[in-house]
Context: one part of a larger RNA
RNA sequence: GUAUCAUUAAGGAACUCGGCAAAAUGGCUCCGUAACUUCGGGAUAAGGAGUGCCUCUCUUGUUAUUAAAUCACUGAUUUAAGAGGCAAGAGCAGGUUUCAACAAAGAGGCCCAGCCGACUGUUUAACAAAAACACAGGGCAAUGCAAACUCGUAAGAGGAAGUAUAUUGUCUGACGCCUGCCCAGUGCUGGACGGUUAAUAAGAGAUGUUAACGCGUAAGCGUGAAGCGUUGAAUUGAAGCCCCAGUAAACGGCGGCCGUAACUAUAACGGUCCUAAGGUAGCGAAAUCCCUUGUCAGGUAAAUUCUGACCCGCAUGAAUGGCGUAACGAGUUGGGCGCUGUCUUAAUGAUAUACUCA
Numbered sequence: 001g002u003a004u005c006a007u008u009a010a011g012g013a014a015c016u017c018g019g020c021a022a023a024a025u026g027g028c029u030c031c032g033u034a035a036c037u038u039c040g041g042g043a044u045a046a047g048g049a050g051u052g053c054c055u056c057u058c059u060u061g062u063u064a065u066u067a068a069a070u071c072a073c074u075g076a077u078u079u080a081a082g083a084g085g086c087a088a089g090a091g092c093a094g095g096u097u098u099c100a101a102c103a104a105a106g107a108g109g110c111c112c113a114g115c116c117g118a119c120u121g122u123u124u125a126a127c128a129a130a131a132a133c134a135c136a137g138g139g140c141a142a143u144g145c146a147a148a149c150u151c152g153u154a155a156g157a158g159g160a161a162g163u164a165u166a167u168u169g170u171c172u173g174a175c176g177c178c179u180g181c182c183c184a185g186u187g188c189u190g191g192a193c194g195g196u197u198a199a200u201a202a203g204a205g206a207u208g209u210u211a212a213c214g215c216g217u218a219a220g221c222g223u224g225a226a227g228c229g230u231u232g233a234a235u236u237g238a239a240g241c242c243c244c245a246g247u248a249a250a251c252g253g254c255g256g257c258c259g260u261a262a263c264u265a266u267a268a269c270g271g272u273c274c275u276a277a278g279g280u281a282g283c284g285a286a287a288u289c290c291c292u293u294g295u296c297a298g299g300u301a302a303a304u305u306c307u308g309a310c311c312c313g314c315a316u317g318a319a320u321g322g323c324g325u326a327a328c329g330a331g332u333u334g335g336g337c338g339c340u341g342u343c344u345u346a347a348u349g350a351u352a353u354a355c356u357c358a
Base pairs, nucleotide, nucleotide: 001353002352003351004350005349006348007347008346010344011343014342019339027051028050029049030048031047036041038174052096053095054094055093056091057090058089059088060087061086062085063084065081066080067079068078069077070076071075097101109337110336111335112334113333114332115331116329117328121133122132137172138171139170140169141168142167143166149158150157151156175324176323177322178321180254181253182252185251186250187247188246189245190244191243194242195241196240201235205231206230207229208228209227212223213222214221215220255273256272257271258270259269282316283313294310295309296308297307298306
């Protein structure tokens, strides 16, 4: 010097991103215990007092013995009382020792107020335990059994030796109060007059080849049947799409501008444009607010954090759930009491090791 441990005057979070770490609390008995609440809890709430040993007194239990009753009577059973001892406990009792009696060890720190998630549970084996996942509860959709759905090329298997109070998919996530408007777009479901539409069927027509014919002295050129080929229009033709409806706890979406009240300001009110419809109830500088350390109030001597309000919501909002909520949480934010070497500010000691010398 390092690691681990112990102690510390005065102060007591001034440390620090943050009380991280440490200290403190701790058992048992008695007293006492708030808001809130889903009446179960909260609660070991909080906050107090006591605690060893000896003596005394009392209580309870046990029973040597005594008494009574009954019976199948040399005895047995049951009931009652019960000295002394022993055990357990109680006492505003007395005494006694220590600095200290749950004397060592082991064994909750507590309170107030927000946010998130109801809860117990699960998770990134080896940097994340959470507000993430799950969850009971809620909704929607599919599925009538050879079920839907999943695996497999198939046979076949799961679903299920189940049968709609079942199974599957998807969203939400206890409970309480609720869950507004929009079906124009996308999707899904249903419909079907018409339009469009594939293979197929159909084969008008076109074209290649050339027997033949014509022309030419010849080379060759022109016309060109049948056959064999290559193409190929009309016509026929389902679902789908266009089309018509429904559907948002389907994917999603939920406006501008101008004027107006007898101070000013504001606008219950009016006008106008656009839209499928223009954000309802709630909540709101929020885990969402850029401007922003918004403004006011509280807490502090002093606070960009925190709490309560306001609403001007850059860019809240209702199962991508909205708002509350007791209990719960190794969650997170702010405040307080206790406590302390975290700090002011450092000191001392122990053990191990480094280091020096032998």
Predicted 3D model of a 358-nucleotide part of an RNA (large-subunit ribosomal RNA, domain IV) from a soil metagenome. It matches the Rfam family "Bacterial large subunit ribosomal RNA".